[in-house]
RNA sequence: GAUUUAUACAGAAAGGGGGAGAGAUAGGCUCAGCGAACCCUUAGCAACUUGCCAGUUGGCGAUAGUGCUAACCUGCCUACAGCGUUAGGAACUAUAAAUU
Numbered sequence: 001g002a003u004u005u006a007u008a009c010a011g012a013a014a015g016g017g018g019g020a021g022a023g024a025u026a027g028g029c030u031c032a033g034c035g036a037a038c039c040c041u042u043a044g045c046a047a048c049u050u051g052c053c054a055g056u057u058g059g060c061g062a063u064a065g066u067g068c069u070a071a072c073c074u075g076c077c078u079a080c081a082g083c084g085u086u087a088g089g090a091a092c093u094a095u096a097a098a099u100u
Base pairs, nucleotide, nucleotide: 001100002099003098004097005096006095007094008093013042014041015040016039017038021031022030023029026074027073028072043069044068045067046066048065049064051060052059053058076089077088078087079086080084
């Protein structure tokens, strides 16, 4: 890198460095020199693997491996008179584990 499976509703901050972008993607709409991306430190959130109990699915815990710590909407398909403050699905993306 690829494939498969599971999840995607919620949750959680400061300091230092840095110096103009960021929110995956297209459009919007937001954030940003009252300091973006990114890196380091500390703290926190979560519970996928590891740990313990039970033995299907579950429960406990947070050691280790991780991930995360602004908020989003639409797009593609189907249904609906009202076409969006609707419902369902797909695609894409993100994280984890296994295989290669």
The RNA shown here (SAM riboswitch aptamer (S box leader)) has 100 nucleotides and comes from Spirosoma arboris. NCBI's taxonomy places the organism under Bacteria, Pseudomonadati, Bacteroidota, Cytophagaceae, Spirosoma. Model confidence (mean pLDDT): 83 of 100. Of the family's consensus pairs, 94% are formed in the model.